[in-house]
This is a predicted structure of a 479-nucleotide part of an RNA (small-subunit ribosomal RNA, 3' major domain) from an uncultured organism. Its mean pLDDT, the model's own confidence on a scale to 100, is 81. Rfam family: Bacterial small subunit ribosomal RNA.
Context: one part of a larger RNA
RNA sequence: UGACGGGGACCCGCACAAGCGGUGGAGUAUGUGGCUUAAUUCGAUGCAACGCGAAGAACCUUACCUGGGCUUGACAUGCUUGUCGUACCCUCCCGAAAAGGAGGGGUCACUUCGGGUGGACAAUGCACAGGUGCUGCAUGGCUGUCGUCAGCUCGUGUCGUGAGAUGUUUGGUUAAGUCCAGCAACGAGCGCAACCCCUGUGAGUAGUUGCCAGCACGUAAUGGUGGGGACUCUAUUCAGACUGCCCAGAUCAACUGGGAGGAAGGUGGGGACGACGUCAAGUCAGUAUGGCCCUUACGCCCAGGGCUGCACACGUACUACAAUGCCCAGCAUAAUGAGAACCGAGACCGCGAGGUGGAGGAAAUCUACAAAACUGGGCCCAGUUCGGAUUGGAGGCUGCAACUCGCCUCCAUGAAGUCGGAAUCGCUAGUAAUGGCGCAUCAGCAACGGCGCCGUGACACGUUCCCGGGUCUUGUACA
Numbered sequence: 001u002g003a004c005g006g007g008g009a010c011c012c013g014c015a016c017a018a019g020c021g022g023u024g025g026a027g028u029a030u031g032u033g034g035c036u037u038a039a040u041u042c043g044a045u046g047c048a049a050c051g052c053g054a055a056g057a058a059c060c061u062u063a064c065c066u067g068g069g070c071u072u073g074a075c076a077u078g079c080u081u082g083u084c085g086u087a088c089c090c091u092c093c094c095g096a097a098a099a100g101g102a103g104g105g106g107u108c109a110c111u112u113c114g115g116g117u118g119g120a121c122a123a124u125g126c127a128c129a130g131g132u133g134c135u136g137c138a139u140g141g142c143u144g145u146c147g148u149c150a151g152c153u154c155g156u157g158u159c160g161u162g163a164g165a166u167g168u169u170u171g172g173u174u175a176a177g178u179c180c181a182g183c184a185a186c187g188a189g190c191g192c193a194a195c196c197c198c199u200g201u202g203a204g205u206a207g208u209u210g211c212c213a214g215c216a217c218g219u220a221a222u223g224g225u226g227g228g229g230a231c232u233c234u235a236u237u238c239a240g241a242c243u244g245c246c247c248a249g250a251u252c253a254a255c256u257g258g259g260a261g262g263a264a265g266g267u268g269g270g271g272a273c274g275a276c277g278u279c280a281a282g283u284c285a286g287u288a289u290g291g292c293c294c295u296u297a298c299g300c301c302c303a304g305g306g307c308u309g310c311a312c313a314c315g316u317a318c319u320a321c322a323a324u325g326c327c328c329a330g331c332a333u334a335a336u337g338a339g340a341a342c343c344g345a346g347a348c349c350g351c352g353a354g355g356u357g358g359a360g361g362a363a364a365u366c367u368a369c370a371a372a373a374c375u376g377g378g379c380c381c382a383g384u385u386c387g388g389a390u391u392g393g394a395g396g397c398u399g400c401a402a403c404u405c406g407c408c409u410c411c412a413u414g415a416a417g418u419c420g421g422a423a424u425c426g427c428u429a430g431u432a433a434u435g436g437c438g439c440a441u442c443a444g445c446a447a448c449g450g451c452g453c454c455g456u457g458a459c460a461c462g463u464u465c466c467c468g469g470g471u472c473u474u475g476u477a478c479a
Stems, first nucleotide, its partner, number of pairs: 001479002003476003007473007015463002019427005026319008034310002042053002064305007073128001077127003080123005088105006108118003130294002133292003139288001141283003144279001146277001151190006157166003170181003196271004201239007211228002215226003242265001245259005321420001325379006338367002342361002347356003386417001391412007433456007
């Protein structure tokens, strides 16, 4: 100087407390461990691995296994030789396919007319290719975490023999090393804040595909039509919030408490943004890359299988156990976003999944029932009109192909489950809880996951204690 203390002081955080809703019990989905297996590819492992890489494992993907094949190779460049019948396309044999063999069509461009140049293909050999093989403890890059915590340092000066100290401590204050006052310090840098984006108010400008107040026309009905820019909205440019004003407290300070005006008040709300560093944290399987290793195989192609295996254990979710509920009927109201090998209306067929068909739409124009809520009726506390697992049968869709191993529908079947031990998680406002909708990936889908959107919409005395963190101080046989 640090680190540590079941030392002290001060302060903060959904850290506790006060609450709301869960997890832990059930069934299922999904990930992991373990076991099994020819293989169940690999990685991630306290917080910070476990709905994680994976924003889509039937084939492909795919890296794994079994079997069948190839050896300058599936891919790149160069040398040598040859063909020009370029390339490429089609058919047949064999085969599970890959591979192998045979036949046909097609008959390149420039030209100084020299097989000269380009381009392509083939063969042989050689240089080489190739490796998701190892090492994240050789690395780059990127990322997680402490932590959006308020810290981490430097120059000069001063003090100390020195390591170092000072500044950065102290008194206030703040979300903040934020600011003020003081001080052997005076300044500065990276962080904080602000500058950026979205959202909340208003104004100007602009009105189409959006809107419809007023004036007309028209319809069974609809901004449907003329028209209009008022309003909503959309897009863009500005304004607005700065403790600016008032009162009180405070050191004529920073600031704090209250108030006015205001759409908004003291960082308005949210996002992006992550200092010096820590964990030899994670990633050689995203890519790059040193070294090592393989080279008729640890490379490459193909078929089938596996990654989906099941005495068990754990994590994360979904659905429930019901009456603030379930079922039936009626009925109101969104936003984000997506669409051409696509979204697909009205109509018709089917109980339904879906099918036929194709209007319109490369989109403020067309496409998609929002649901909970509300109104009326039924159920009457039961393993039930709760719950839906499992299984049988019949179908639909995608796709060469749904056996291993897809999703969906209908009929039948109706399991566990009556609110969950010890323990444990999230959340302070349009938040929790709850209801639906959209998108990426994608032929299809195991999505109940992820990322967004809107609807309805709650509960908090405080800092003694638990956990984590910051500053000062103290002890130390630790570095």